[in-house]
């Protein structure tokens, strides 16, 4: 220093639930923790999902599906 993933501290927050946007995907606020070493951030490429469509295709959502970029904490073993 790289792989890696024990511990400790902190950090996030699946479902479900309650209020609000939105036509919908969904997202934001509470509440709760399933789970997580990038479960920080980027919709960049593929999936999925959702609205419209003139059936060519457009516009949206999703990074807690994979996979690329790009910062980052801490250090038992190996």
């Nucleotide at each position: 220093u790289a792989c890696c993933g024990a511990a400790a501290g902190g950090g996030c927050a699946a479902a479900g639930c309650c209020g609000g946007a939105g036509u919908a995907a969904u997202c934001c606020g509470g509440u709760g923790a399933c789970g997580c070493a990038a479960a920080g951030c980027c919709a960049c490429g593929g999936a999925u999902c959702c609205u419209g469509u003139u059936u060519g295709u457009a516009g949206g959502a999703c990074c807690g599906c994979c996979g690329g970029g790009u910062u980052g904490c801490c250090g038992a073993a190996g």

The RNA shown here (c-di-GMP-I-GGC riboswitch aptamer) has 78 nucleotides and comes from a Desulfuromonadaceae bacterium.
The coordinates come from a structure-prediction model, not an experiment, and the mean pLDDT is 84.
The sequence was found by an Rfam model in a public genome assembly.